[in-house]
């Protein structure tokens, strides 16, 4: 000085005016079904001006996991679907942190759909003898005929071994060497691979400069069906609750207790009607609805996700759906003068202009995606120079 990788933070600030919508404080003018009172009127409640205060993300975005909440529902099986090394974490998870293992990068790092092929079924184009209880195309050996040669020998045909040697392909029955053989072959044997069993280290997944047996590996593929293990009820804030009001206590057709209905299917279990279409009323207001599985420091305890524990905070709740508009400065940026320093600051002009991705609708916990600029902290590596 350059690339790079991995985390993180910002991604406008102050001030003035005038606007929305929550909360609090306030309470004119009118108005109150009900309450008190013989009325008059009281009480209550609704309620304007003003005035304080709050008011979209880090992803609100996708609706992809996993809870909370709510209704139905009743227990057990089964299907359904999810999940896949190990060990925490977590309210849970297909997340998240550490590990083991592979890939994969020169590195720091990165990725992983990571149980099981000896339960069984299927797939694997083309090449190529043969793709798995798999093989002889070219070789190589032995027998026996023919031919042609004086004879060594060469050429061909049958039978029979053969898989070391060559070919084909991603992949072809471990690899080197040495013995054996008609010729070869783990057919023997040293070594290495391997596979089981034990020690040894680890909670474990695992690993082994540790030993022993065995000739010996039963081939890929489960992101193919299927097998194992472990989980898994459905719908979902338009879910549900309360109030007010209107209507048609409406019609028809089918099962009917060996019947229906109750979270898919079976059994049990409750219950007494179900179930379909036709017409017909409302669709208004409150609540749910924002104090949480919360946030912020700091301290102990963990490698670490994270736990605990003192303090301290209250950070939107709208319903055709608020949260914005305007001026003024600043500050980044770019040019340009000029000073001063000592390679960067200061002053002044000018021009551009907060620029990216991108608006909560019950809530929360995660993945995923998008994302101009702009800053920080730590690692790797290449090149100068000392």
């Nucleotide at each position: 000085c350059g690339a790079g990788u991995u985390g993180a933070u910002c991604g406008g600030a102050u001030g003035a005016u005038c606007g929305c919508u929550g909360g609090c404080u306030g309470g004119a003018a009118g108005c109150u079904u009900g309450c008190c009172g013989c009325a008059a009127g009281g009480a209550u409640g609704c309620a304007a001006a003003a005035g304080c205060u709050a008011g979209a993300g880090g992803a609100a975005a996708g609706u992809c996991c996993g809870g909370a909440c709510u209704u139905c529902a009743u227990g057990a099986g089964c299907a359904u679907a999810g999940u896949g090394c190990c060990a925490g974490g977590u309210a849970a998870c297909a997340c998240c942190u550490g590990g083991g293992g592979g890939g994969u990068g020169a590195g720091a790092g990165c990725c992983c759909a990571c149980g099981g092929a000896a339960a069984g079924u299927g797939c694997a184009a083309c090449a190529g003898a043969a793709a798995a209880u798999a093989a002889a195309c070219c070789g190589c050996c032995u027998g026996a005929g023919c031919a042609u040669g004086a004879g060594a020998a060469u050429g061909u045909u049958c039978c029979g071994g053969u898989a070391a040697g060559g070919a084909u392909g991603a992949a072809a029955a471990g690899g080197u060497g040495a013995g054996g053989u008609a010729a070869g072959a783990g057919c023997u044997c040293a070594c290495c691979g391997g596979u089981u069993c034990a020690g040894u280290g680890g909670u474990a997944a695992c690993a082994u400069u540790u030993g022993a047996a065995c000739g010996c590996a039963a081939g890929g593929u489960a992101a193919a069906c299927c097998c194992c293990a472990c989980u898994u009820g459905a719908a979902g804030c338009a879910a549900g609750a309360c109030c007010a009001a209107a209507u048609a206590g409406g019609a028809a057709u089918c099962c009917a207790a060996u019947u229906a209905a109750g979270a898919g299917c079976u059994c049990a279990c409750u219950u007494a009607g179900g179930a379909u279409u036709c017409g017909g009323g409302u669709a208004g207001g409150u609540u749910g609805c924002u104090a949480g599985a919360g946030c912020a420091u700091g301290g102990c305890g963990g490698u670490g996700a994270c736990g605990u524990u003192a303090u301290g905070c209250c950070a939107a709740g709208a319903u055709a759906g608020a949260u914005g508009a305007u001026c003024a400065u600043c500050u980044u940026u770019c040019u340009u003068a000029g000073a001063a320093u000592a390679u960067u600051u200061c002053u002044g002009a000018g021009a551009g202009g907060a620029a990216a991705c991108a608006g909560a609708a019950u809530c929360c916990g995660g993945c995923u995606u998008a994302c101009a600029g702009a800053u920080c902290a730590a690692c790797u590596c290449a090149c100068u120079c000392u």